Context: one part of a larger RNA
RNA sequence: CAAAUGGUGGAUGCCUAGGCUGCUAAAGCCGACGAAGGACGUAGAAGGUUGCGAUAAGCAUUGGGGAGCUGCCAACGAGCGAUGAUCCAAUGAUGUCCGAAUGAGGUAACUCCAUCUACCGAAAGGUAAAUGACGCUUCCCGAUUUAUCGGGGAGCAGGGUAAGCGGGGGAAGUGAAACAUCUCAGUACCCCGAAGAAAAGAAAUCGAAAGAGAUUCCGUUAGUAGCGGUGAGCGAACGCGGAGAAGCCUAAACCACGCAAGUGGGGUUGCAGGGUCAGAUUGUAUGAUGUGAAAAAUCAGAAGAAUGCCAUGGAAUGGGCAAUCAAAGAGGGUGAAAGUCCCGUAUUUUAAGAUUAAGUAACAUUUUGAUUUGAUACCUAAGUACCAGGGUCCACGUGCAAUGUCCUGGGAAUCUGGGGCGACCAAGCUCCAAGGCUAAAUACUUUAGCGGACCGAUAGUGAACUAGUACCGUGAGGGAAAGGUGAAAAACACCCCAAGAAGGGGAAUGAAAUAGAUCUGAAACCAUUUGCUA
Numbered sequence: 001c002a003a004a005u006g007g008u009g010g011a012u013g014c015c016u017a018g019g020c021u022g023c024u025a026a027a028g029c030c031g032a033c034g035a036a037g038g039a040c041g042u043a044g045a046a047g048g049u050u051g052c053g054a055u056a057a058g059c060a061u062u063g064g065g066g067a068g069c070u071g072c073c074a075a076c077g078a079g080c081g082a083u084g085a086u087c088c089a090a091u092g093a094u095g096u097c098c099g100a101a102u103g104a105g106g107u108a109a110c111u112c113c114a115u116c117u118a119c120c121g122a123a124a125g126g127u128a129a130a131u132g133a134c135g136c137u138u139c140c141c142g143a144u145u146u147a148u149c150g151g152g153g154a155g156c157a158g159g160g161u162a163a164g165c166g167g168g169g170g171a172a173g174u175g176a177a178a179c180a181u182c183u184c185a186g187u188a189c190c191c192c193g194a195a196g197a198a199a200a201g202a203a204a205u206c207g208a209a210a211g212a213g214a215u216u217c218c219g220u221u222a223g224u225a226g227c228g229g230u231g232a233g234c235g236a237a238c239g240c241g242g243a244g245a246a247g248c249c250u251a252a253a254c255c256a257c258g259c260a261a262g263u264g265g266g267g268u269u270g271c272a273g274g275g276u277c278a279g280a281u282u283g284u285a286u287g288a289u290g291u292g293a294a295a296a297a298u299c300a301g302a303a304g305a306a307u308g309c310c311a312u313g314g315a316a317u318g319g320g321c322a323a324u325c326a327a328a329g330a331g332g333g334u335g336a337a338a339g340u341c342c343c344g345u346a347u348u349u350u351a352a353g354a355u356u357a358a359g360u361a362a363c364a365u366u367u368u369g370a371u372u373u374g375a376u377a378c379c380u381a382a383g384u385a386c387c388a389g390g391g392u393c394c395a396c397g398u399g400c401a402a403u404g405u406c407c408u409g410g411g412a413a414u415c416u417g418g419g420g421c422g423a424c425c426a427a428g429c430u431c432c433a434a435g436g437c438u439a440a441a442u443a444c445u446u447u448a449g450c451g452g453a454c455c456g457a458u459a460g461u462g463a464a465c466u467a468g469u470a471c472c473g474u475g476a477g478g479g480a481a482a483g484g485u486g487a488a489a490a491a492c493a494c495c496c497c498a499a500g501a502a503g504g505g506g507a508a509u510g511a512a513a514u515a516g517a518u519c520u521g522a523a524a525c526c527a528u529u530u531g532c533u534a
Base pairs, nucleotide, nucleotide: 001531002530003529004528005527006526007525013519014484015483018455019454020452021451022450023449024448025447026446027445028444029160030159037098038097039096040053041052042051044076047073048072049071059092060091061090062089063088064087068080069079070078103112104111105110113132114131115130117128118127119126120125135156136155137154138153139152140151141150142149143148165193166192167191168190169189175182179229205212206211216243217242218241219240220239226234227233247437248436249435250381254265255264256263257262270415272380273379274378275376276375277374278373279372280371281370282369287366288365289364290363291362296356297355298354299353301349302348303347307322308321309320310319323340324339325329331343332342333341386410387409388408389407390406391405392404396422417432418431419430420429421428471478472477491518494506495505496504497503
């Protein structure tokens, strides 16, 4: 150096128990009736995990189910079960201590106290249950001086919550190849708040000479019009096509009651409408209150077709031969590849109880509305609109900068009125601010079902295993490695070597033991044997 045989090592192949990601459907808040999250306990039991709470891997009832069971690692022991266990579902009971934590305190899971009731005790006292925080609203009582204070009752709130939502605040790294306007970005982050969605919302809107007709979401318009140290970049709208569609209630005039505050009627719009006064037409839609379903669905389940032989093999689901079901040839399992072996699947069917449907339909009681002519000029949201100065938001950086909005100052009109139509003016068109409510289409998550030209153990979640574990850090926080015997443990009785519970040789099991703590078992690396070269 080569070959062979081993050792070591754990690549590769195959596998999947776990992940990732979609679609469809359903569901969407929990909490002083003590949550979320924990501590400590709890089994015949030493640990971990799951469950549970001194009634402690459980108790009761109502259903399902029908032979085994006492969760898992994981046996052993001792028991339970046709008088129906274990198990599944629904509704209840119990539910230590901490935690908003709320009797007071506190270094969380601990300490200490008061009142009342019950029981025990001769008493002192002990035991058990209940109550005892602060704040807000409201009611009652007392004191008293109008206002306040004190006491008591009732109700509410507090905290949590992954993402999504509304609001209040609000960066920088970065890009501009530097950097200051600008960008990143109203993003990250902080705070407040609400609901299963939230927000928005029924035109003082758009549009353009034609008209549309609340909001929201998607596609397009369109990287267009624009904005922009006209740099980097930012970036609409109208219109069109869809999803989904739903509209309403106050204030005022006037009337009634009332000392007043106020209450009730009336009324709600832009082609102006309403009130008042004088007339005309039509005819019970609708609303309110009370009682209050069902179908269907969800939360356990039930029925469910059809195959044999031969040879090979450790084993047949593969091969050969002959059958059969199919509204079922989805899928998984079974000793190799199974429609007909098992679980299932198509299809059909089921609920004592709970929830949704739904306080809906329906029924009962009660209410009355709608249209229109003429006159009148009473009403139609004021520190508002608007203007000036300073900001901000609008795709729009002050620009010719409208529109929306905030601060400061000034400050209207009242339908013969007012706003908008991108400075502004006129004409024209259009709408009616200064009060409020509103489902759906939309966002997100969880659960279930069904998928994937997604991963297959250095991948896929950080985590397929005792994983947010071990370990590191005072702490905030950081954060692993680690899967595979075999069809079945049949997991090597017994003998021998040996110091041996190491290791090995026989023997035994098995298809295989170079499947023996393990599938396969590459390379580096280490040996042994043989050969070659020097």